[in-house]
Context: one part of a larger RNA
Molecule: small-subunit ribosomal RNA, 5' domain
Organism: metagenome
């Protein structure tokens, strides 16, 4: 000089676009933040019709049809999105490979089907434990829930036979036997959906090279260790497990220990090369009070889903129970320091549905904050050899200064008042939004500060004080004329900002 996610002083008028808990991964009230589908399934309130009965006339009750509320059963979805960086120095990340060792729900392409049986169980209803939370017993029911059986193109499995191919041994390609294994129905009649095979997209699993901290005041480290054999488990390779065998394996090209720390794409600086650094936005991981563990599931060892220990906090009829903001506002606390308990589902864009639409704190917007970064604007012209004042003087006079005043415009912004959008797609529908914008009236009207002036450095005089009081980035400065403290004119620099701390280049 440049630059930040900043803070502090002092001062502030407007848009626009951005950005805003860098601390205590502390603890949290309260509300939101994930649900949909009745075109899978039984029930079925309130109402509204049609009709029998009773009637003290207010009503009461029964039977059909229509309604469609809350809850259940079942399907899909919650594994994304959305937030945090604590762990991790490791195949976690980045790059380039490899899988003859792997999965894929929803898409999308080819093939092949979908006969036929059964038993239940939840809503319910009855009794019934508990203060609650939440059960228990007994009865009734339905399906795209469960179960059996039959079929099998092509699927796995086991025997045989026979080929291509590979570095290499196939689970590769082809037969033939022989054993297993499927299925659901709905419907508004338009379709949507099951089932098994193959193949594709896109996603994800696993292995490798090599690539990106410090400290050697960590030199040895190792028992599932390292490697075989057989076996379990995984989608799948492997010491991943586990029995047995053998005695290896790793290292100064830094093992092992310690310390720090998410990593890239970026971003800041610089000519570069390099330092620096990982807020915002994208990609990838981790991780969800702390640890642990399966479960369901195509996918989790699962933030707003379950078990179990552990700290905490609440409720409780002391027997017991409930919870998890590192989501979005918000609250307390930590701190120099970081917003709104707003709006809308109108966009886009996810979940579910045939839809129609519900949901969506994602997102789209507002709302706060000079926090940044960029435009604007606080008025233009004329105006004296130049008013007063003010400040300095050699008292002549210099400056402030065209600077006010005055006169003449203009309305950027303001304020008032009229119009009124894009975004929305064939037609309806905008949170923003009566926003931008246009137009008309009205007035210079409502808008300038802030460091700093000894040298580095751009700008000087006067007076106060008197090594005091105070200043200072460094070199210093002040002890009676201080351009260097304070105040005061005047000057410089920058401007809605200027400074000061911090911190990188």
């Nucleotide at each position: 000089g440049g630059a930040u996610g900043a803070a502090c002083g002092c001062u502030g008028g407007c848009g626009g676009c951005g950005u805003g808990c860098c601390u205590a991964a502390c603890a949290c009230a309260u509300g939101c933040a994930a649900g949909u589908c009745g075109a899978a399934c039984g029930a079925g309130a309130a109402c509204c019709c049609u009709u029998g009965g009773u009637u003290u006339c207010g009503a009461c009750u029964g039977a059909g049809g229509g309604g469609g509320a809350c809850a259940g059963u079942g399907g899909c979805g919650c594994a994304c999105g959305g937030g945090u960086g604590a762990g991790u120095a490791a195949c976690a990340c980045g790059u380039a490979g490899c899988c003859a060792a792997c999965c894929u729900g929803c898409c999308c392409u080819g093939g092949a089907g979908a006969g036929g049986g059964g038993g239940a169980u939840a809503a319910c209803u009855g009794c019934u434990g508990g203060a609650a939370a939440c059960g228990g017993c007994a009865g009734c029911u339905a399906a795209u829930a469960c179960c059996c059986c039959a079929u099998a193109c092509g699927u796995u499995c086991g025997u045989g036979a026979g080929g291509g191919g590979u570095a290499a041994g196939g689970g590769c390609c082809u037969c033939a036997c022989g054993a297993a294994g499927a299925a659901a129905g709905c419907u508004c009649c338009g379709g949507c959906g099951c089932u098994c095979c193959a193949g594709g997209a896109g996603g994800g699993g696993g292995c490798u090279g090599c690539g990106g901290c410090c400290c050697a005041u960590c030199a040895g480290c190792u028992a599932g260790u390292u490697g075989g054999c057989a076996g379990g488990g995984u989608a799948a390779c492997g010491g991943c497990c586990u029995a047995c065998c053998a005695a290896g394996g790793c290292g100064a090209a830094g093992a092992c220990g310690g310390g720090u720390a998410g990593g890239g794409g970026g971003c800041c600086u610089g000519a570069g090369a390099g330092g620096g650094u990982g807020a915002c936005c994208c990609c990838c991981c981790a991780c969800a009070c702390g640890g642990g563990c399966a479960c369901u599931g195509a996918g989790a060892c699962a933030c707003g889903g379950g078990c179990c220990c552990g700290a905490c906090u609440c409720c409780u009829a002391c027997g017991g129970g409930a919870g998890g903001c590192a989501g979005c506002a918000g609250u307390g606390a930590g701190g120099g320091a970081u917003a709104u308990u707003g709006c809308a589902c109108a966009a886009u864009g996810g979940g579910c549905g045939c839809a129609a639409g519900c949901c969506u704190g994602a997102u789209g917007c507002a709302g706060c904050a000079a926090c940044g970064c960029c435009g604007c604007g606080u008025g233009g012209g004329c105006g004296a050899a130049g008013a007063a004042g003010g400040c300095c003087u050699u008292c002549g006079g210099g400056u402030u200064g065209u600077a006010a005043a005055g006169c003449c415009c203009u309305u950027u912004u303001c304020u008032g008042g009229g119009g009124g959008a894009c975004g929305a797609g064939g037609g309806a529908g905008g949170a923003c939004g009566g926003u931008a914008c246009c137009c008309c009236a009205g007035g210079a009207a409502c808008a300038a500060g802030u460091g700093u002036c000894g040298g580095c450095u751009a700008a000087c005089u006067a007076c106060g004080u008197g090594c005091c009081a105070g200043c200072a980035g460094c070199c210093g400065c002040g002890g009676u004329a201080a351009a260097a403290c304070g105040u005061a004119g005047g000057a410089c620099g920058c401007g809605a900002g200027c400074g000061u701390u911090a911190u990188c280049c």